[in-house]
C1' cells in the first nucleotide's frame, strides 16, 4: 500500500428481505425477610464509531473517514 471483518445501553451481544431500537447481566424503587442474599413486580439508561448521499422513511443501502483485529504485498 491492497483486501476482509468488527464498532448498537455501564458490560456481553441480538436486530442487517429499509418501517416506533431490544435481550441478559449490572443499576434504581417496591414487595417478600428480624436483617442480608435469593425470588417476584416495576423503572431509568443508547442522535446504532464519525461525516455525507439515496429514500416518504436508514442501525440496515451507497461513499468517505476513524479505531481495533486478521490476511496479502513491498522491504533498497
Nucleotide at each position: 500500500g491492497c483486501c476482509g471483518c468488527a464498532a448498537u445501553a455501564g458490560c456481553u451481544c441480538a436486530g442487517c428481505u429499509g418501517g416506533u431500537a431490544g435481550a441478559g447481566c449490572a443499576c434504581c424503587u417496591c414487595a417478600u425477610u428480624c436483617g442480608u442474599a435469593a425470588u417476584g413486580a416495576g423503572g431509568g439508561g443508547g442522535u446504532c464509531g464519525u461525516a455525507a448521499g439515496u429514500u416518504c422513511g436508514a442501525a440496515u443501502c451507497u461513499u468517505a473517514u476513524u479505531u481495533g483485529c486478521g490476511g496479502c504485498a513491498c522491504c533498497a
Transfer RNA from a Rickettsiales bacterium, 76 nucleotides, folded computationally. It matches the Rfam family "tRNA". Rfam's curators write: Transfer RNA (tRNA) molecules are approximately 80 nucleotides in length.